The RNA shown here (SAM riboswitch aptamer (S box leader)) has 114 nucleotides and comes from a soil metagenome. The RNAcentral record of the sequence draws on MGnify. Of the family's consensus pairs, 91% are formed in the model.

RNA sequence: UUAUCCAGAGUGGCUGAGGGACAGGCCCGACGAAGCCACGGCAACCACGCGAUUCAGCGGUCGCGGUUAGGUGCCAAUUCCUGCCCUGGAGCUUCGGGCUCCGGGGGAAGAUGA
Numbered sequence: 001u002u003a004u005c006c007a008g009a010g011u012g013g014c015u016g017a018g019g020g021a022c023a024g025g026c027c028c029g030a031c032g033a034a035g036c037c038a039c040g041g042c043a044a045c046c047a048c049g050c051g052a053u054u055c056a057g058c059g060g061u062c063g064c065g066g067u068u069a070g071g072u073g074c075c076a077a078u079u080c081c082u083g084c085c086c087u088g089g090a091g092c093u094u095c096g097g098g099c100u101c102c103g104g105g106g107g108a109a110g111a112u113g114a
Stems, first nucleotide, its partner, number of pairs: 001114005010039005018028003022083004040075003045071002048065007079109001084106009
């Protein structure tokens, strides 16, 4: 820089109090957090195969594929929710777009791949 992020997938051992990025909320946790190890699983970004297209060619782009799974990644909750901007509805109201609740769109941040 770019693509994706409402799907999916955990047991055992060591250890022992935290964890979910940050803040707020809300959760998870001695029926064992985080970490490490072993084994297992999910998925299909890269790789691989096939096709289309473009190119003089190399290559590029797009699509498809899985008892082929090599390199990563992942295995509570949508990236747990919200955060900034725009916007719809309902309720309350001291009648001030003031408060609460439920949504929609875009963005930021973060994570992962290339």